[in-house]
Glycine riboswitch aptamer from an uncultured Chromatiaceae bacterium, 72 nucleotides, folded computationally. Model confidence (mean pLDDT): 84 of 100. It was read from a public genome assembly, where an Rfam model found it.
RNA sequence: GUGACUCUGGAGAGAGGCCGUGACCCGGCCCACCGAAGGGGCACAAGCUCUCAGGUACCCGGACAGAGGGGC
Repeated sequence: GUGACUCUGGAGAGAGGCCGUGACCCGGCCCACCGAAGGGGCACAAGCUCUCAGGUACCCGGACAGAGGGGC
């Protein structure tokens, strides 16, 4: 210096409607939206841009940042 692992912090956007259920989880369809996993585009590249995928109470995820012990 470098990618992974562990810990910590970490935004945005409907707790949407209908159905499967009497209800939850989950799944399907529909409309609305977000952009910071990934992906596409821009001479290159990006916290730009597009939203394919993903996401829109909590949980989970999350670019990026800090720390730790190891690998190369």